[in-house]
TPP riboswitch aptamer (THI element), 106 nucleotides, folded computationally. The coordinates come from a structure-prediction model, not an experiment, and the mean pLDDT is 75. It was read from a public genome assembly, where an Rfam model found it.
RNA sequence: UCCUAUCCGUUGGGGUGCCUCGGGCAACCGGGGCUGAGAGGUCCGCGACCAACCCAUCGAACCUGAUCCGGUCAGCACCGGCGGAGGGAACGGAACGCGCGCACCG
Numbered sequence: 001u002c003c004u005a006u007c008c009g010u011u012g013g014g015g016u017g018c019c020u021c022g023g024g025c026a027a028c029c030g031g032g033g034c035u036g037a038g039a040g041g042u043c044c045g046c047g048a049c050c051a052a053c054c055c056a057u058c059g060a061a062c063c064u065g066a067u068c069c070g071g072u073c074a075g076c077a078c079c080g081g082c083g084g085a086g087g088g089a090a091c092g093g094a095a096c097g098c099g100c101g102c103a104c105c106g
Stems, first nucleotide, its partner, number of pairs: 006094005011056004017034007040050004062087003068081004
């Protein structure tokens, strides 16, 4: 600057990866880098809790298929496919719009 893609509250759902260096028998820990909205913190650890972020049925947040297929990348990510496939967490309020009724005016 443009856009309106609704907005707010409460509650709930969800993910946290990849590369590299060092250490370690290993689990893992520490440094650096990349992508992303998000890769965080605390507790000895499993795990739990907290924080940020994203998403909540008008649901592609996220999970499954999937150690999937094609492109691309150092790799993840990304793009396309799978695929509007199967799952997936909701209530309240406000605003706006539409319809109906009544009253008044023309």